Source information:
A computed fold for a 346-nucleotide part of an RNA from an uncultured bacterium, annotated as small-subunit ribosomal RNA, central domain. Its Rfam family is "Bacterial small subunit ribosomal RNA".
[in-house]
Context: one part of a larger RNA
RNA sequence: CUGGGUGUAAAGGGUGUGUAGGCGGGAGAGCAAGUCAGAUGUGAAAUGCUCGGGCUUAACCCGAGCAGUGCAUUUGAAACUGUCCUUCUUGAGAGUCGGAGAGGUAAACGGAAUUCCCGGUGUAGCGGUGAAAUGCGUAGAUAUCGGGAGGAACACCUGUGGCGAAGGCGGUUUACUGGACGACAACUGACGCUGAGACACGAAAGCGUGGGGAGCAAACAGGAUUAGAUACCCUGGUAGUCCACGCCGUAAACGAUGAAUGCUAGGUGUGGGGGUGCAAACUUCCGUGCCGCAGUUAACACAAUAAGCAUUCCACCUGGGGGGUACGGCCGCAAGGUUGAAACUC
Numbered sequence: 001c002u003g004g005g006u007g008u009a010a011a012g013g014g015u016g017u018g019u020a021g022g023c024g025g026g027a028g029a030g031c032a033a034g035u036c037a038g039a040u041g042u043g044a045a046a047u048g049c050u051c052g053g054g055c056u057u058a059a060c061c062c063g064a065g066c067a068g069u070g071c072a073u074u075u076g077a078a079a080c081u082g083u084c085c086u087u088c089u090u091g092a093g094a095g096u097c098g099g100a101g102a103g104g105u106a107a108a109c110g111g112a113a114u115u116c117c118c119g120g121u122g123u124a125g126c127g128g129u130g131a132a133a134u135g136c137g138u139a140g141a142u143a144u145c146g147g148g149a150g151g152a153a154c155a156c157c158u159g160u161g162g163c164g165a166a167g168g169c170g171g172u173u174u175a176c177u178g179g180a181c182g183a184c185a186a187c188u189g190a191c192g193c194u195g196a197g198a199c200a201c202g203a204a205a206g207c208g209u210g211g212g213g214a215g216c217a218a219a220c221a222g223g224a225u226u227a228g229a230u231a232c233c234c235u236g237g238u239a240g241u242c243c244a245c246g247c248c249g250u251a252a253a254c255g256a257u258g259a260a261u262g263c264u265a266g267g268u269g270u271g272g273g274g275g276u277g278c279a280a281a282c283u284u285c286c287g288u289g290c291c292g293c294a295g296u297u298a299a300c301a302c303a304a305u306a307a308g309c310a311u312u313c314c315a316c317c318u319g320g321g322g323g324g325u326a327c328g329g330c331c332g333c334a335a336g337g338u339u340g341a342a343a344c345u346c
C1' cells in the first nucleotide's frame, strides 16, 4: 500500500457557511469520451507455459505454438457512466396562512437578598467549629426598626420541558432580527448531498486599554489540625469574576457516537402543529425520553433519535514509552496554540 476499523480497546475534526473535487431522482431522443466486441500493426531475443526432438537420463540444448494481461489505428454496439437536447414532479427551493420557543443584539424597568453608610431602640456579647482560636464589639457590636448607596444574580414557575450549528441561552417590557415546525398547493423544475483548503463562530481561564467592584474568591496573611500540614476546617483578603472594545482558539468543546438519504416489529410518556369527533378517543407530521423484537456487538449495550441493512462524501487510527516532546514552518502582545518526528527502549 492493501485490508480492517473509529460509543467504552488506537481512532469522529469543537461547530457551521462554503470553494475545488467526489457522488447524484423519473421518462424519451442524439453523440460515442469511458465501456464492450471484431480486424490490422506492434508488444526484440533470451526467460515462462504446452507439445515434440537431441546428448544413456536429468540439469542443459534445439524446434514449433501459446502467453506477453499493454499500446496505436480502424470497423461496429448503445444497456450502464459521460455529454447534449426535450420533458416530469416525488428530492430541493419559493409562495400564502398559522401557532410555539431561556434563539440573537440593544435599551429601559422591577422585586427579594448580601454588604456598606446615616439615624432610632437596646446591652454584652457576636461570630465561627468536631472542639477551638485568629477576627468583630463598651470609641456601643450582634439583634431589631426607618432611610440611603452600590454591584451582581434573577427564587417560585422549572419539567430526561423549550430554543440554538456548536459553544450556549432563564426576572419583566419594548425595538430590531435569525432559524425550525404545521396546513394548503394551482409556482420553479434536480436547482441536490458531502466538502480538502478557505472564511466565520467558539465555555472557562488568561492577556491588552479604559471603566466598575456588592458578594464570592486563586495568590497571600493569620488561627487551628498534624510527627510535619507550603492542604482539607476557620477569620481575613488581592487579581479575577461584571461592562465596553480588541486578542487568545483551547476543554471529559461528550451522546466520549461526523454529515446526508432510503429501508427494517411493537409498546408507553412528553413538547409544538394539523385532521375526524359533542366529548372520550382515534389518526398524522416534526421534536424529545423510556422499554423492547429482528439484527448487530468481545461484552456492556444499541435497537426508526441504531451501534441494524445499504449508498455517497469528509475526518481520523495502525503496539506501549520516548512525546503531543524536539526541530522547522505558520499564528499570538504574552501565556501559548497548530502542524509534528527520530534516536533509544520494552
Stems, first nucleotide, its partner, number of pairs: 003318004007300002012314001014201004021194003025088004030083002033081002035077008048066007091191001092188002095184004103177007110154001115149007125136002162169002206247006215241002220236004258313006266291011295302002319346003328339004
Model confidence (mean pLDDT): 89 of 100.
The full RNA is in RNAcentral, with records from ENA and SILVA.